The RNA shown here (transfer RNA) has 70 nucleotides and comes from Georgenia faecalis. RNAcentral holds the sequence, with entries from ENA. Its Rfam family is "tRNA".
[in-house]
């Protein structure tokens, strides 16, 4: 200095309109049964405060992790 979104792995265009995409997971439907496909769900913004009509995104502040320099 950077990063931290869903079990994982990421994406979120200068603040807006439902927060998303992969693979996992759960139900169903193909099938003799599975796999493969195919419908449907469930499930996150590290944390605490401000700002603002509104905050993943902007300001402090902390917490974890990583690279530099000394």
């Nucleotide at each position: 200095c950077c990063u931290g979104u869903a079990g994982c792995u990421c994406a979120g265009u200068u603040g807006g309109u439902c927060a998303g995409a992969g693979u996992g997971c759960c139900c169903g439907g193909c099938u003799g049964a599975a796999a493969c496909c195919u419908g449907g769900g469930a499930g996150a913004c590290g944390c605490g405060g401000g700002u603002u009509c509104a905050a993943g995104u902007c300001c402090c502040g902390u917490c974890a992790g990583g690279u530099c320099c000394a």